[in-house]
A computed fold for a 100-nucleotide RNA from Sphingobium fluviale, annotated as Glycine riboswitch aptamer. Its mean pLDDT, the model's own confidence on a scale to 100, is 77. The model forms 90% of the base pairs in the Rfam consensus.
RNA sequence: GGGCAGGAUGCGGGAGAGCGCUGAGGCCGGGCAACCGGGCGAGGCCGCCGAAGGAGCAACCGCCCCGGAAACUCUCAGGCCACAGGACCGCAUCCUGAAC
Numbered sequence: 001g002g003g004c005a006g007g008a009u010g011c012g013g014g015a016g017a018g019c020g021c022u023g024a025g026g027c028c029g030g031g032c033a034a035c036c037g038g039g040c041g042a043g044g045c046c047g048c049c050g051a052a053g054g055a056g057c058a059a060c061c062g063c064c065c066c067g068g069a070a071a072c073u074c075u076c077a078g079g080c081c082a083c084a085g086g087a088c089c090g091c092a093u094c095c096u097g098a099a100c
Stems, first nucleotide, its partner, number of pairs: 001100001004097010018046001020045003025040001027038004047080003053076001054074003060068002
């Protein structure tokens, strides 16, 4: 110095599935009041999604056991207008590691 692997930060991209039903309780507006309208919404019920995290393992790796492991499976957690979040991908900067 160029690439390789890992990590951090920044920027860009980034899927799926409910604006479901009910509803304690606040809030706003109107009204003397009773009450009316709007919106928020704990909790409950039903349906659904997989790409935070988590769990599982047929092939595969591993000589066997044990074990590892996906974008597969599960759906505990999470999510189901938008916003947000988001595995993962690209770029930039920096750090670390093993070689050349």

Lineage of the source: Bacteria > Pseudomonadati > Pseudomonadota > Sphingomonadales > Sphingobium.